The RNA shown here (transfer RNA) has 73 nucleotides and comes from Candidatus Collierbacteria bacterium CG09_land_8_20_14_0_10_46_12. Taxonomically the source falls in Candidatus Collieribacteriota (Bacteria, Bacteria candidate phyla).
RNA sequence: GGCCACUUAGCUCAGUUGGUAGAGCAUUCGGUUUACAUCCGACAGGUCAUAGGUUCAAGUCCUAUAGUGGCCA
Numbered sequence: 001g002g003c004c005a006c007u008u009a010g011c012u013c014a015g016u017u018g019g020u021a022g023a024g025c026a027u028u029c030g031g032u033u034u035a036c037a038u039c040c041g042a043c044a045g046g047u048c049a050u051a052g053g054u055u056c057a058a059g060u061c062c063u064a065u066a067g068u069g070g071c072c073a
Base pairs, nucleotide, nucleotide: 001072002071003070004069005068006067007066010025011024012023013022019056028042029041030040031039049065050064051063052062053061
């Protein structure tokens, strides 16, 4: 220098054919216990990497940029 993949909650990750953004764990609160742990329940938590474009509608499609990883030279 060229090519490919990935970027979504604090962490690990789903998200189907473009049509209401989710799960597990963690945090917080409550129940259970003399208490702790376990277990059960509930709440909260999101600039879907950044910017632009297409579309009635974009996490999803297109372009550029940035970051991470890999391959080739």
The prediction has a mean pLDDT of 81. Rfam family: tRNA. It is annotated as a transfer RNA.